Annotation:
The RNA shown here (transfer RNA) has 72 nucleotides and comes from Dothideomycetes sp. EMM_F3. Model confidence (mean pLDDT): 83 of 100. The sequence is in RNAcentral, with records from ENA. Taxonomically the source falls in Dothideomycetes (Eukaryota, Ascomycota, leotiomyceta, dothideomyceta). Rfam family: tRNA. Rfam describes the family as follows. Transfer RNA (tRNA) molecules are approximately 80 nucleotides in length.

Order: sequence, then C1' cells, then structure tokens
RNA sequence: GGCUCUAUGGCGCAAUGGUAGCGCGUCGGAUUCCAGUCCCGAAGGUUAAGCGUUCAAAUCGCUUUAGGGUCA
Repeated sequence: GGCUCUAUGGCGCAAUGGUAGCGCGUCGGAUUCCAGUCCCGAAGGUUAAGCGUUCAAAUCGCUUUAGGGUCA
C1' cells in the first nucleotide's frame, strides 16, 4: 500500500429501515442485628465522526478516524 472485519450506557453483547434493549455493574427501596442472596424501582446512549439516500437510518451509500485479520 491492496482487500476484509469491527466500533452501540462503566464492562460484555443484542436490535427485519419504524419507541435503542439484555446480562453484569452502579444508585435507591424492601428484607437482614450487619452484610450477602432474593425481590421492587431508578439513573446512565450525540449508536466512532462527517456528508448523503429515505416520510423515517444503529441498520443503506460515500469519505474520514481508531483497532484487528490477511496478502504483498
């Protein structure tokens, strides 16, 4: 340098173009002598960035950035 894959809460991952969810974690409550387990609830996302397509984009197209794989 060519090709290819990945980028989504603190972490690990989902999500037919149509309200972005799950588990763990965090916080509050209930329970407990205290804690853990269990139960109830809550907070936490510019879906890497920009532009475009579309009534509507995490999802499709192009460019860029970062990381991985592969070929030379």